A computed fold for a 129-nucleotide RNA from a Chloroflexota bacterium, annotated as SAM riboswitch aptamer (S box leader).
RNA sequence: GUGUCAUCCAGAGCGGCGGAGGGAUCCGGCCCUGCGAAGCCCGGCAACCGGUCGCGCGACGGCCUCACGGCCUGUGCGAUACGGUGCCAAGUCCGGCCAGACCGGCGUGAUCGGUCUGGGAGAUGAGCG
Numbered sequence: 001g002u003g004u005c006a007u008c009c010a011g012a013g014c015g016g017c018g019g020a021g022g023g024a025u026c027c028g029g030c031c032c033u034g035c036g037a038a039g040c041c042c043g044g045c046a047a048c049c050g051g052u053c054g055c056g057c058g059a060c061g062g063c064c065u066c067a068c069g070g071c072c073u074g075u076g077c078g079a080u081a082c083g084g085u086g087c088c089a090a091g092u093c094c095g096g097c098c099a100g101a102c103c104g105g106c107g108u109g110a111u112c113g114g115u116c117u118g119g120g121a122g123a124u125g126a127g128c129g
Base pairs, nucleotide, nucleotide: 001128004126005125006124007123008122013042015041016040017039021032022031023030026096027095028094029093043088044087045086048084049083050082051080052079053078054077055076056075057074061072062071063070064069092121097119098118099117100116101115102114103113104112
């Protein structure tokens, strides 16, 4: 960086430093914040990837053994926060793009608003270039 797959309604401190912003970018909202924002440290959440342990499953092969049998490699599930990330207000804070359904208004028709669902977009992880 494009594209692939998965997840995004849960979870996470009354700590220290710091000292005014923050909620990804743009817009409209709405929130958080001197009862202390961002950032850093400590702490924590989480099973996405790897590791470790346990319980199974499977075919071929390798090593050891006189043999019985054992070990390695694969895979499913569970546990574990050991490593790599990520995260620790509010649904991805809500909406803004596209499509569909329903409702309301207007009514010759167009146009407008709301709710819901899906997609897109975005974020994170893994792998790829």
Record summary:
The prediction has a mean pLDDT of 78.